[in-house]
Small-subunit ribosomal RNA from Moheibacter sediminis, 1518 nucleotides, folded computationally.
RNA sequence: ACAACGGAGAGUUUGAUCCUGGCUCAGGAUGAACGCUAGCGGGAGGCUUAACACAUGCAAGCCGAGGGGUAUAUAGUUUUCGGAUUAUAGAGACCGGCGCACGGGUGCGUAACGCGUAUGUAACUUGCCCUGAUCAAAGGGAUAGCCCAGAGAAAUUUGGAUUAAUACCUUAUAAUACUUUGAAUGGCAUCAUUUGGAGUUGAAAGAUUUAUCGGAUCAGGAUAGACAUGCGUAUGAUUAGUUAGUUGGUGAGGUAACGGCUCACCAAGACGAUGAUCAUUAGGGGGCCUGAGAGGGUGAACCCCCACACUGGUACUGAGACACGGACCAGACUCCUACGGGAGGCAGCAGUGAGGAAUAUUGGACAAUGGGUGAGAGCCUGAUCCAGCCAUCCCGCGUGCAGGAAGACGGCCCUAUGGGUUGUAAACUGCUUUUCUACGAGAAUAAACCACCUUACGUGUAGGGUGUUGAAGGUACCGUAGGAAUAAGCACCGGCUAACUCCGUGCCAGCAGCCGCGGUAAUACGGAGGGUGCAAGCGUUAUCCGGAUUUAUUGGGUUUAAAGGGUCCGCAGGCGGACUUGUAAGUCAGAGGUGAAAGCCGGCAGCUCAACUGUCGAACUGCCUUUGAAACUGCAAGUCUUGAGUGAGGUUGAAGUAGCUAGAAUGAGUAGUGUAGCGGUGAAAUGCUUAGAUAUUACUCAGAAUACCAAUUGCGAAGGCAGGUUACUAAGUCUUAACUGACGCUGAGGGACGAAAGCGUGGGGAGCGAACAGGAUUAGAUACCCUGGUAGUCCACGCCGUAAACGAUGGAUACUGUCUGUUGGAUCGCAAGAUUCAGUGGAUAAGCGAAAGUGAUAAGUAUCCCACCUGGGGAGUACGUUCGCAAGAAUGAAACUCAAAGGAAUUGACGGGGGCCCGCACAAGCGGUGGAGCAUGUGGUUUAAUUCGAUGAUACGCGAGGAACCUUACCAAGGCUUAAAUGUAUAAUGACCGAUCUGGAAACAGAUCUUUCUUCGGACAGAAUGCAAGGUGCUGCAUGGCUGUCGUCAGCUCGUGCCGUGAGGUGUCAGGUUAAGUCCUAUAACGAGCGCAACCCCUAUCACUAGUUGCCAGCGUUUAAAGACGGGGACUCUAGUGAGACUGCCAACGCAAGUUGCGAGGAAGGUGGGGACGACGUCAAGUCAUCACGGCCCUUACGUCUUGGGCUACACACGUGCUACAAUGGCCGGUACAGAGGGCAGCUACCUAGCGAUAGGAUGCGAAUCUCGAAAGCCGGUCUCAGUUCGGAUUGGAGUCUGCAACUCGACUCUAUGAAGCUGGAAUCGCUAGUAAUCGCAAAUCAGCCAUGUUGCGGUGAAUACGUUCCCGGGCCUUGUACACACCGCCCGUCAAGCCAUGGAAGCCGGGGGUACCUGAAGUUGGUGACCGUAACAGGAGCUGCCUAGGGUAAAACUGGUAACUAGGGCUAAGUCGUAACAAGGUAGCCGUACCGGAAGGUGCGGCUGGAACAUCUCUUA
Repeated sequence: ACAACGGAGAGUUUGAUCCUGGCUCAGGAUGAACGCUAGCGGGAGGCUUAACACAUGCAAGCCGAGGGGUAUAUAGUUUUCGGAUUAUAGAGACCGGCGCACGGGUGCGUAACGCGUAUGUAACUUGCCCUGAUCAAAGGGAUAGCCCAGAGAAAUUUGGAUUAAUACCUUAUAAUACUUUGAAUGGCAUCAUUUGGAGUUGAAAGAUUUAUCGGAUCAGGAUAGACAUGCGUAUGAUUAGUUAGUUGGUGAGGUAACGGCUCACCAAGACGAUGAUCAUUAGGGGGCCUGAGAGGGUGAACCCCCACACUGGUACUGAGACACGGACCAGACUCCUACGGGAGGCAGCAGUGAGGAAUAUUGGACAAUGGGUGAGAGCCUGAUCCAGCCAUCCCGCGUGCAGGAAGACGGCCCUAUGGGUUGUAAACUGCUUUUCUACGAGAAUAAACCACCUUACGUGUAGGGUGUUGAAGGUACCGUAGGAAUAAGCACCGGCUAACUCCGUGCCAGCAGCCGCGGUAAUACGGAGGGUGCAAGCGUUAUCCGGAUUUAUUGGGUUUAAAGGGUCCGCAGGCGGACUUGUAAGUCAGAGGUGAAAGCCGGCAGCUCAACUGUCGAACUGCCUUUGAAACUGCAAGUCUUGAGUGAGGUUGAAGUAGCUAGAAUGAGUAGUGUAGCGGUGAAAUGCUUAGAUAUUACUCAGAAUACCAAUUGCGAAGGCAGGUUACUAAGUCUUAACUGACGCUGAGGGACGAAAGCGUGGGGAGCGAACAGGAUUAGAUACCCUGGUAGUCCACGCCGUAAACGAUGGAUACUGUCUGUUGGAUCGCAAGAUUCAGUGGAUAAGCGAAAGUGAUAAGUAUCCCACCUGGGGAGUACGUUCGCAAGAAUGAAACUCAAAGGAAUUGACGGGGGCCCGCACAAGCGGUGGAGCAUGUGGUUUAAUUCGAUGAUACGCGAGGAACCUUACCAAGGCUUAAAUGUAUAAUGACCGAUCUGGAAACAGAUCUUUCUUCGGACAGAAUGCAAGGUGCUGCAUGGCUGUCGUCAGCUCGUGCCGUGAGGUGUCAGGUUAAGUCCUAUAACGAGCGCAACCCCUAUCACUAGUUGCCAGCGUUUAAAGACGGGGACUCUAGUGAGACUGCCAACGCAAGUUGCGAGGAAGGUGGGGACGACGUCAAGUCAUCACGGCCCUUACGUCUUGGGCUACACACGUGCUACAAUGGCCGGUACAGAGGGCAGCUACCUAGCGAUAGGAUGCGAAUCUCGAAAGCCGGUCUCAGUUCGGAUUGGAGUCUGCAACUCGACUCUAUGAAGCUGGAAUCGCUAGUAAUCGCAAAUCAGCCAUGUUGCGGUGAAUACGUUCCCGGGCCUUGUACACACCGCCCGUCAAGCCAUGGAAGCCGGGGGUACCUGAAGUUGGUGACCGUAACAGGAGCUGCCUAGGGUAAAACUGGUAACUAGGGCUAAGUCGUAACAAGGUAGCCGUACCGGAAGGUGCGGCUGGAACAUCUCUUA
């Protein structure tokens, strides 16, 4: 400089991650439809369904300048007034000519030379039009019409007479026509052109205004058509063979023309895996939609071609048709009819019915453009130009603009005296007038045609002037006036996806494109407020492309996700080593032709812009022709050796086939020895055995398999192959480089081989062993275990053809780093060893991979060929076909259904996986519970109520540390409705309180009596009013707080760094050690936090200080005695401060941490003992009834008061305790020693009374002062083994105390009574030292007490622990997992129920196509033609042959619908039976096959690891 203008993702599988993979969404489009809404204009479009049926009108006529000529009209003459006649004008109909084959509609058929594109015709035709040449002579007879007469309902039609033409016929003339022949030139085979000769046949038309138009023949052009050919043009192989005029030839016929187009004869060909035939679907193209493109989808409107015209067939006429608004025939349907017979074809424009989700007016005009006809004017034209309807689409405009804060009212929301939002929005003020309304003016489209005038030259053209013609339309456009005036909706607001709150509802109603939302706090349902998006539209539905690289040419994959054929051989096909020469098919370049127009794209222009339109350009990536180039591929020829093969010489092996043969083991037989069991299992039993088993010895027989060697060894294509030996066969590899000279690789179809099981025939049969039988196990056990046992396993021959036939990895070739084993060969070397070729293993680099992994034996980098995959299920199923004796194998769908299914890895959790460790976890011990009676709590039952909560561990002497009333929440009955309590405010009052009486169960109701203080400020009191009620009603699954448990277990995390795509990992793992993630060492980690430990309290020793109420050694006093007293601080004690213990010292071991020690010292030794203290979290654990609190609910009651009752019931079951069963004891008497607490409505010394509980007095003490106060123990006595002098339940009687009150329902005392119980089944609990056991004491609550409970206190005071196999719980590491609500998980199959689609099925009902036979209209063609008939040429009726639409018959095939019954499948919160799989899933699982069983399934045989654990060997790494 030129060119190019162009590519976005998201949601959803999981606890989380990466990947694979489907589903869904955001975009664009439409001849659309539906819902809500709607102001205007311009431009387009408008039956996609029934090629279903059609009423009515219109859509093709024109020409009198081709012909005869009429009705009729006008004028004239005449008239018997009926008419006749002449002239002029002259409709309709008729003969004739041209047109009707165009224009317009539709898409049935058609998979085809139909269409598209490019060629060819030397194999053709062409009316009207243009050009050139020549000609138009002489005759003839008819016929329609008109007229007359008939038939018929009609449509229509018959006979007679007469007439014309540019109608028809005869004759003449004519060649550049046709046939034949000669020559020359050219070509492409047939041939073409030019020029001669001969022969044959056929022409014509006139009109007339005299200017033209028309006629005949030939040639050329133009236009239009016909035919042929190459290439392109849908799906199915579950359609594989098709074809008889079929393929070709010769001859003839036919056609405008070539041709089996047709016919006769001859030959036997033709098409097909590069997909024939058949079936299904479909008009094709330019284009249109989408897409970055390549592609994919589509064929409305506009243009080109084709096909069709009620269905099927047929020809006629004509230049052209086998003819949309022509003819004939057949059929179906509709209509008319006098029943005899006729008529019709909207897929032309309008319109109607029907169908359908759905698609318009029975409009105007020929003004323009175009067509037909005519000399022309003109006529015709539903072509066309316009208008009407419809938001159907595209484009444009408007619904106002500016100011305006008391941020108004109203609405909505909130933390609510207030704020936020709607919102400058409104009101209000000013401005504008597109649009609107009214009025006025008003086009272009008409250059023209046509008429008249005129100019030029050659009277025919060209030019000029004037006049006239507009459906749309008084429309577009313009002007004036008025006035914000006339004009906004729809969808959405959980994420994707822009936009949030309140109320209602309560897994209901509903939403939903996917994920999903809704079970009482819904941004997801419905409404509202607000917001977002688009806007005269907005949404929904349907369809197509895109996103989807999700069919991948561009541009995918196949170890484990879907996917490598079980293996090899090999035809076709695809691909192919080095060098040289030629060629030019592919390839590349230049040129020419074509690629219609419209469309797309670019420039410019016209409507005010745009849509729309015009014009010019580019493009149309294609096809054909031609010229050139020769690198690469191909082709042809020649050469080479490195690929491949051959030879020669070694060597290797469980390679194959067929024989022969060996020993061990097992079983059996015979004989011997020998005696009571053997066998088998977790334990047993079935079974065998005194008729002698098992065991053992000897001999004999049988079949099958080959220990050790033996190995990640070796061989083979795979399956597979193992004692030894012989024969035969094949292969690999090494060395050599003699030979051939690309002979190669792969390989659809095809062929061969192919474990085990299974099948057939015949053998064989020791062991093992499906099925089967029995025994066990079990809830059952069609199983696992045991005892037997048939097919089978073995051999021969023949089938089958499948496996987890696996390295889950197709074959071939080349290249690309290392280390280390091993097998076979070669070389070097004494050996060790080294190098190299071919195999076979391991560990790694780079790379690759989603990761695991792979890594010269690739899953790396490349090339070639084949096979296979495209979400899960349905299903490797159904149907069809092929193969098989069968079993079955191969090929191989759809409906329907789900939003996942899946791979790898991560963190947890779990395991009837593993390793290590701990704990009163087990074990070793001591004492209990479970048995009895009672106490107490719970369940259950009962009840008017037995209030509520707690329910495995972690509820059950728990909330409750104290239910006679109260408590109290429950029940019955009776009352109250601001009522109980408190606070505050206001103003007023002086009472309120209290006492008595009546009714009542009480609450309550009624009556009577009584009546302040003051410093004058007020205080106090109740009543009144206002404001705040109350609820032990619900939700602990809305919550706070508190608590239990795992667990006083040692864990739980973070920052930075590092590793990994990531979730995550590392740290925190490993080796030691500890009570401990305690500490040490090592270390891609280094540090830190919450936990552990320590710091705190009590206790054990000592010191110091202090010395009352405590203490009393020494000194004194008093007493019967006594710290009672004076004194004292020594001691004890009290209560403050300190010391002390740290593995500090020693020894051993150890790197260290630390451990061990009847070590030392010490009051205490390794955390001294005990307490408080509870990490991150788990259990939606517990508590709304301690309290607090959101929401909901009740308000003359679910609130509140009162009395009585209940919480204490009682067939029963369970938990926790007390007392016992006795002599280690009971009873009686005597006697000793604590600690910690409590006390004024209290503890009470002491005295008196009582047997006693207690009572009456009295004193001290608000407490180191007074007081409450021990028991076991010790010393004596008695009892003597018994239901007792044990045990004390139960019950009678009599009392005491508290209290308003002991009936339901208190405790205690005395007396009497004297139950069960003689040590407790299965099972189960606590405890490791001042502990268990045992003994008493105190306190809280409390009037009293159901306390045997709880919380503390001290006295006496043991036994045992070998140890970690097992049970339980926990911690760490590792492993498997289909679990993640996390094993109380997940999950399989039958059966039962409902719904859905599908297969089979006796049959039944259709559909299209083919075959065979019969029949056969119209019609072409052929024959005949006695009859008719001509003015002439002629001709015709009739009869008949071939072909044929249609009809009928027959047997098959194909394809649909339906069906009693039947089969499996899918789906569906809570059905039944089991538990097959996932952990070693409790018998490892799975694959193929066979048998069996309600079902999952079990078993046999062979195979796989996609099995855990353990052990050994080998290899590898450190």